[in-house]
Context: one part of a larger RNA
RNA sequence: CUGGGCUUAAAGGGUGCGUAGGUGGUCUGUUAAGUUGGGUGUGAAAUCCCUCGGCUCAACCGAGGAAUUGCGCUCAAAACUGCCAGGCUUGAGGGAGACAGAGGCAAGCGGAACUCAGGGUGGAGCGGUGAAAUGCGUUGAUAUCCUGGGGAACACCAGUUGCGAAGGCGGCUUGCUGGGUCUCUUCUGACGCUGAGGCACGAAAGCUAGGGGAGCGAACGGGAUUAGAUACCCCGGUAGUCCUAGCUGUAAACGAUGAGCACUAGAUCGAGGGGACCCCCACAUCCUCUCGGUCGUAGCGAAAGUGUUAAGUGCUACGCCUGGGGAGUAUGGUCGCAAGGCUGAAACUC
Repeated sequence: CUGGGCUUAAAGGGUGCGUAGGUGGUCUGUUAAGUUGGGUGUGAAAUCCCUCGGCUCAACCGAGGAAUUGCGCUCAAAACUGCCAGGCUUGAGGGAGACAGAGGCAAGCGGAACUCAGGGUGGAGCGGUGAAAUGCGUUGAUAUCCUGGGGAACACCAGUUGCGAAGGCGGCUUGCUGGGUCUCUUCUGACGCUGAGGCACGAAAGCUAGGGGAGCGAACGGGAUUAGAUACCCCGGUAGUCCUAGCUGUAAACGAUGAGCACUAGAUCGAGGGGACCCCCACAUCCUCUCGGUCGUAGCGAAAGUGUUAAGUGCUACGCCUGGGGAGUAUGGUCGCAAGGCUGAAACUC
C1' cells in the first nucleotide's frame, strides 16, 4: 500500500460558515466523453506458460503457439454515468398565519445577604477547632437597632425543564436582534449534501492598557497537626475573580459516540404545535409533526452495553488511528507581547 478500524482497547477535528474538490431526486429527448462489443495496428527479443524437437537424462538449447490483462485508430450499441436541451415536485429554500424559550446585545430598576463608615443600647468576651492557638476586643469588640456607602451574585420558582452550532445561557422591565417548531400547500424549481485550505466563534486560567474591588482567594505571612508538613484544618492576605477595549485559542471543549439522507418491533414519561371525536364549548380519549428522557425486540458488540436520539442496515463527502516508552519532546516552519499554541520526528530501548 491493500485491508481493518475510531463509546470504554490507538483513533471524531472544540464548534460553525464556506472556497476548491468529491458527490447528488424524478421524467423525456439529444450527444457519444466515460462504458460495452467487433475489427485492425502496436505491445522488441529473451524470460514465464503450453506442445514438439536436440545433447544417453536433466540443467541447458532450438522451433511453433499462447500470453503480453496496455495503448492508438476504426465500426457499432445507447441501458447506466457525464454533456446539452426541455419538463416535474417529493429534497432544499421563500411566503402567509400562529407558538414556545435561562438564545444574543445594550440600557435601566429591585430585594435578600455580606462588608465598611457614622450613631444608639450594652459591658467582657468574641471568633475558631477534633482539641487549640495565631487573630479581634475596655481606644468598648461579638450581639442588637437606625442611617448611609460599596461591590458581586441572583434564594424560592427549578424540573433527566427550556434555548443555543459548540463554548454556554437563570432576579425584573424595556429596546434592538439570531435561530427553531407547527399549520396552509401559496411561490421558486434540485437551487442539495459534505467540505482539503480559509474565515468566524470558542469555558477557565493567563497577558496588555485603563477602571473597580464587598465576598472569596493562587502566591505569601502566621497558628496548629506531624518524625517532618514547603499540605489537608485555622487566622490573615496580594494577584485574580468584576467592567471596558484588545490579545491568547486551550480543556475529561465528553454523549470520551463528527455531519447529512434513507430504511428497520414496540411501551412509557416530559416539552412545544396542529387535528379528529363529542349537537356546541371545556375535560378526557385518539391521531399527527418536532424536541428531550427511560425501558426494551431483532440486530450489533470482546463484553459493559447499544437499540428509530443506534454502537442496527446502507449511501455520500470529510477528520483521524496503525505496539509501549522516548514524546506531544527535539528540530525547522508559522502564530503570539509573553506564557505558550499549531505542525511534528529520529536515535535508542522493551

Predicted 3D model of a 350-nucleotide part of an RNA (small-subunit ribosomal RNA, central domain) from an uncultured prokaryote. The full RNA is in RNAcentral, with records from ENA. The prediction has a mean pLDDT of 88.